[in-house]
Context: one part of a larger RNA
RNA sequence: UCCGGCUAAGGGAAUUCGGCAAAUUAGCCACGUAACUUCGGGAUAAGUGGUGCCUGCUUCGCAAGAAGCAGGUCGCAGUGACGAGGGGGCUCUGACUGUCUAAUAACAACAUAGGUGGUUGCAGACCCGAAAGGGCAAGUACAACCACUGAAUCCUGCCCAGUGCGGGUACCUGAAAACCCGGUACAACGGGAAGAAGGGCCCGUCAACGGCGGGGGUAACUAUGAAGGUAGCGUAGUACCUUGCCGCUUAAUUGGCGGCUCGCAUGAAUGGAUCAACGAGAGCCCCACUGUCCCUAGCCGGAACCCG
Numbered sequence: 001u002c003c004g005g006c007u008a009a010g011g012g013a014a015u016u017c018g019g020c021a022a023a024u025u026a027g028c029c030a031c032g033u034a035a036c037u038u039c040g041g042g043a044u045a046a047g048u049g050g051u052g053c054c055u056g057c058u059u060c061g062c063a064a065g066a067a068g069c070a071g072g073u074c075g076c077a078g079u080g081a082c083g084a085g086g087g088g089g090c091u092c093u094g095a096c097u098g099u100c101u102a103a104u105a106a107c108a109a110c111a112u113a114g115g116u117g118g119u120u121g122c123a124g125a126c127c128c129g130a131a132a133g134g135g136c137a138a139g140u141a142c143a144a145c146c147a148c149u150g151a152a153u154c155c156u157g158c159c160c161a162g163u164g165c166g167g168g169u170a171c172c173u174g175a176a177a178a179c180c181c182g183g184u185a186c187a188a189c190g191g192g193a194a195g196a197a198g199g200g201c202c203c204g205u206c207a208a209c210g211g212c213g214g215g216g217g218u219a220a221c222u223a224u225g226a227a228g229g230u231a232g233c234g235u236a237g238u239a240c241c242u243u244g245c246c247g248c249u250u251a252a253u254u255g256g257c258g259g260c261u262c263g264c265a266u267g268a269a270u271g272g273a274u275c276a277a278c279g280a281g282a283g284c285c286c287c288a289c290u291g292u293c294c295c296u297a298g299c300c301g302g303a304a305c306c307c308g
Base pairs, nucleotide, nucleotide: 001303002302003301004300005299006298007297008296010294011293014292019289027051028050029049030048031047036041038151052073053072054071055070056069057068058067059066060065074078086287087286088285089284090283091282092281093279094278098110099109114149115148116147117146118145119144120143126135127134128133153273154272155271157212158211159210162209163208164205165204166203167202168201171200172199173198179192180191181190182189232266233263244260245259246258247257248256249255
């Protein structure tokens, strides 16, 4: 010096990116317990007191034993060692239990119940397989499969012009083969008619892919567009300017929370908002506690190292 462990007066997070690490708390009994809430919860909330041993007695019990009352007694300390929750508040995010990168990621990612759309009447849809055959399923639309969203609650605006999907279609277009005519002693070849899917054309469809402006400048006019962002939320895990402005928190705050909000570039199942409970998730604050620190010191065990 390193590793593991123990203890420190006074202060108590001044340390640090950050209370990382450590400390505090701890079992059982009794009292007591807030906001909020989906009325289940939150909750061991928080907070307070008790706890050993001995004697006598009471209740329950067949007993073992359990609960209790009164008195006595020892220690610094009675869950005497071991074992054994620190607590509270605000916000973001994901509803929750669950799942994951075997060997740097456990998360806000995946899943989930719930919601919505689509396909399918079974000799079906979808999947595996050149096929035979098989799965779903010895199931049958209250089912199966595909896709998106992601509990509950309040909601989910406008746009079908583009792309896609579905339907229709008197008409237009529409390949080869086949057909008709010409041509060739055969052919090639030339021309024609008819005409499938598809496209044109017409509808529908956005919880389909997606989109939701600019100019003029005060009238009834012009130009263009499919429609011009609704409810909400908002300096946001989204805001460039930005340490926005105001308030609270501090002696001091690029932090946090509340409000405003003209949003560089929010916004409604690419879901919007809200949200009790839950979280080895993220940020902030307070109490308690402490060698994290002021500021180091001592001790125990091991290793390196030095001398021999």
The part of an RNA shown here (large-subunit ribosomal RNA, domain IV) has 308 nucleotides and comes from Candidatus Methanosuratincola petrocarbonis (ex Vanwonterghem et al. 2016).
Taxonomically the source falls in Candidatus Methanosuratincola (ex Vanwonterghem et al. 2016) (Archaea, Thermoproteati, Methanosuratincolia, Candidatus Methanomethylicales).
Rfam family: Bacterial large subunit ribosomal RNA. For this family Rfam cites "Crystal structure of the ribosome at 5.5 A resolution" (Yusupov et al., Science, 2001).
Its mean pLDDT, the model's own confidence on a scale to 100, is 85.
RNAcentral holds the full RNA, with entries from ENA.